[in-house]
Context: one part of a larger RNA
RNA sequence: GCCUACGAGUUACAAUUGAUAGCGAGGUUAAGUGCUGGAAGCACGCAGCCGGAGCGAAAGCGAGUCUGAAGAGGGCGUAUAGUUAUUGGUUGUAGACGCGAAACUUUGUGAUCUACCCUUGAGCAGGUUGAAGGUUGGGUAACACUAACUGGAGGACCGAACUGUCUGACGUUGAAAAGUCUCCGGAUGACUUGAGGGUAGGGGUGAAAGGCUAAUCAAACUGAGAGAUAGCUCGUACUCCCCGAAAUGUUUUUAGGAACAGCCUUGUGGAGAGUAUUGUAGAGGUAGAGCUACUGAUAGGAUGCGGGGGUUUCAACGCCUACCAAAUCCUGACAAACUCCGAAUGCUACAAUAUAUACACAGGAGUGAGCGCGCGGGUGCUAAUGUCCACGCGCGAGAGGGAAAGAACCCGGACUGCCAGCUAAGGUCCCGAAAUGAUAGUUAAGUUGAAAAAACGAGGUUCGAUUGCAUAGACAGCUAGGAUGUUGGCUUGGAAGCAGCCAUACAUUUAAAGAGUGCGUAACAGCUCACUAGUCGAGCGAUUGAGCGUGGAUAAUAAACGGGCAUCAAACUAUCUACCGAAGCUACAGACUGACAUAUAGUUAUGUCAUUGGUAGGGGAGCAAUCUUAACAGCGCUGAAGGUAAAGAGAUAACUCAUACUGGAGCGUUAAGAUAAGCAGAUGUAGGC
Numbered sequence: 001g002c003c004u005a006c007g008a009g010u011u012a013c014a015a016u017u018g019a020u021a022g023c024g025a026g027g028u029u030a031a032g033u034g035c036u037g038g039a040a041g042c043a044c045g046c047a048g049c050c051g052g053a054g055c056g057a058a059a060g061c062g063a064g065u066c067u068g069a070a071g072a073g074g075g076c077g078u079a080u081a082g083u084u085a086u087u088g089g090u091u092g093u094a095g096a097c098g099c100g101a102a103a104c105u106u107u108g109u110g111a112u113c114u115a116c117c118c119u120u121g122a123g124c125a126g127g128u129u130g131a132a133g134g135u136u137g138g139g140u141a142a143c144a145c146u147a148a149c150u151g152g153a154g155g156a157c158c159g160a161a162c163u164g165u166c167u168g169a170c171g172u173u174g175a176a177a178a179g180u181c182u183c184c185g186g187a188u189g190a191c192u193u194g195a196g197g198g199u200a201g202g203g204g205u206g207a208a209a210g211g212c213u214a215a216u217c218a219a220a221c222u223g224a225g226a227g228a229u230a231g232c233u234c235g236u237a238c239u240c241c242c243c244g245a246a247a248u249g250u251u252u253u254u255a256g257g258a259a260c261a262g263c264c265u266u267g268u269g270g271a272g273a274g275u276a277u278u279g280u281a282g283a284g285g286u287a288g289a290g291c292u293a294c295u296g297a298u299a300g301g302a303u304g305c306g307g308g309g310g311u312u313u314c315a316a317c318g319c320c321u322a323c324c325a326a327a328u329c330c331u332g333a334c335a336a337a338c339u340c341c342g343a344a345u346g347c348u349a350c351a352a353u354a355u356a357u358a359c360a361c362a363g364g365a366g367u368g369a370g371c372g373c374g375c376g377g378g379u380g381c382u383a384a385u386g387u388c389c390a391c392g393c394g395c396g397a398g399a400g401g402g403a404a405a406g407a408a409c410c411c412g413g414a415c416u417g418c419c420a421g422c423u424a425a426g427g428u429c430c431c432g433a434a435a436u437g438a439u440a441g442u443u444a445a446g447u448u449g450a451a452a453a454a455a456c457g458a459g460g461u462u463c464g465a466u467u468g469c470a471u472a473g474a475c476a477g478c479u480a481g482g483a484u485g486u487u488g489g490c491u492u493g494g495a496a497g498c499a500g501c502c503a504u505a506c507a508u509u510u511a512a513a514g515a516g517u518g519c520g521u522a523a524c525a526g527c528u529c530a531c532u533a534g535u536c537g538a539g540c541g542a543u544u545g546a547g548c549g550u551g552g553a554u555a556a557u558a559a560a561c562g563g564g565c566a567u568c569a570a571a572c573u574a575u576c577u578a579c580c581g582a583a584g585c586u587a588c589a590g591a592c593u594g595a596c597a598u599a600u601a602g603u604u605a606u607g608u609c610a611u612u613g614g615u616a617g618g619g620g621a622g623c624a625a626u627c628u629u630a631a632c633a634g635c636g637c638u639g640a641a642g643g644u645a646a647a648g649a650g651a652u653a654a655c656u657c658a659u660a661c662u663g664g665a666g667c668g669u670u671a672a673g674a675u676a677a678g679c680a681g682a683u684g685u686a687g688g689c
Stems, first nucleotide, its partner, number of pairs: 001689006011094013026050003032044004054061002064076004097235002100232001104225003108221002115199009124189001126158003129154001133150006162186003168181003201217001203213003238622006248261005262367002264364006274355009288341001289339002295335002299331004306324002308321004370395005376389004400411003415590003420586003426580003429564003435577001437576006448566002456551002460548010477535005483508003488502003514529001518527002591612001593610007623678001625675008634667002642662004648657003
C1' cells in the first nucleotide's frame, strides 16, 4: 500500500418552533386503582399543569394600571385561541459526533538493574625501585655525620588476570534496543568482586552528570477518579433535485475563539415599497483650476522701510555700496489639513417607462485568515506577488476556448445526447483546424515573429517642411592661377601671411588672389586653403520634423519566437475579403424545476415561456440494509439464501430484474413500523497478502 471485517450526531429528560391529529374558552390527566392470561388494551382517578387579565417593588386597583399635583404626557396591557398527543428541526443538562494529550489527585508495587550504606567472605601472574629502622666498620668528649651490608615502605614503577572505556574502523532492518576488533587508563587500592541486608516517589541515593531509582526519570511503575479537559489537529460512510454565502462592522485577557449586526436558506404575511433608464428640482466643495480672493510657501526683475560693510581724526550730521532685505509693482509658478471659483459621477425628492424585487416576522445556518486585476488615494523608495482604505470585476465556490505551460489576464457562464451549422477571444507555412490571401508602404537589424529597457551617440535608411546655389554651367573631381607695394607697422637675436601686439572695407594689377585657412622653417624657403579661370554637364548643399532600424545591452543549457523555421516575409504599418475556432448561439431529440393558461372534484395531464456551474450551508424527494406486524391461502430440494461470471433488460441516480454455473434450506413482494441503517481516508482497530 491493497483486501476482508469493525469504525463516528446517539439515548434520556426538559425547552422552543413547525407538521399531522383530537377537543376547543377550554384542553389534559400524573402517581395509583380496576378489568384482563398478559408488559398490550380499555375504564376510573380532576391532585396538578397550561390557557382564559393585566399593571405595579408592593399595599393594591383592574380593561386598565404604573409614574405623577394632574381629566397631561409617557411605559406596559386591552382589541387576533388555546391545549394534549405523535413526529421533524434546533437548544439546554448529561461523556453528548468519534479518536487524541502533556498533566493533576489518590490507593498501592518496586533497590534481583542501578546509587550509596551495613554485615560477612573472596581476588590481585611476573618483574622493578629500594623509605624508615637495624647491624658492622669509620668518626665524635658524647651526639652528629659517614661507608658497606641488612631491611622491605609506597593512594611507588612496568605489566597479565580483574576492572574501566581514550582513539579509529566495523556494525546502524546489528550477532548485540550500546556490541566486535584495534589502541588505551587503573591494576595493594578513595581497588575489584560474591552472598545477605537497609534507604521509596516531591521521596531515596548522588566524589554532582539533573545522574541513578528494573531497556522508563526536571519527579518511577500499576490501579482508580476517568469517557479528566482540549476555543486545537485529524476523521465523520448511499443517490438525485432547488437555492446558495462569507472572509465585513462593533465589542471582547480579544485577535486561528466568540456575541450582536451584515450576507444565505425555508416558511408565513401583507403589500407593490425594491432596482434600472429618462425627465424635472435640489443639497454639496472632490477632480480641475486659481491665488493683488484669504492662509502659507515661492523664482527673476523694478523700487528700497530697515540692517550689514566702508568713509568722514572719535562722535554727530552725512556720503558711498556688484551685500542682506520688509512692503509695494511687473513677469512666472505651488498646497491633504489654501479657496474668488468649480465639474463628471454619486446622493435626495417627484413623475413616466421597464422589470420583479424589496420589507416584516418565525425556524435553520455557515462566515467573521481572503486573494488577484483595473481604477481613486494613504504608507513605502510614485520598491515589493508589500501594506492600509474606497469603487468595480474575477478567483474563492467556475468547467470550456485563447495567452506554449499559468487560481485571478482576454473570450465566455457547463441540464443530457448528437460523426450537424454559425460565431467570440485568438488565429490561418509545418508541428496545428483555417489565406504560402489581396492592395500600398517600411525594415536588413533574424530587428522582429506574445515580457521589457534609458540617458546619450551615429552621413543606417524612408518620407516630409523651410531655405540657399545651379544651363548666365552649380556641387565633387581634374588642369592652371593664387600676384604687386611688402619682409605692413611694432616687438624681437630673428618675426618675411602663419610666437605675440596694433591697424585692417589698406591700396595696386586683376578672371581672381586674406597684410592670409592650416602644415612647415632658427628666420626665409616649400606645400596648401580661401578666391578665380578652364574642363565636365544636372542637379548640389544647409537647418529641422516624422517612421523603421543601429550602438548603449553584463549570469550561469543553445535556453525569453513553444519548436521547425521565415527576409517585396511566415516581420512591422494601414486597409480589405474569406476561412478556422468554445461546453457561447443555433438545429434535432430528451429530462428536471418554476410561473402562467386550459382541462380536471382532486391527484394529474397538455401547451407556452423561463430556468437547471457551484464550496460552506439551508430546503425537497428517494434507493439500499436488518428486525417486527399484516396481507399475498406469494416463491422454494423440479433447488431458498449466499457465492462466481459477464456479452442482457429497466430507471435521472442510489439501485432493480433476468441468465449460466455453484450452493444445499430457507426466502421474498406489497402496506406500515422500528433502527446497532450505507466507509476511501481518522500516521484508524484486528487479521491476511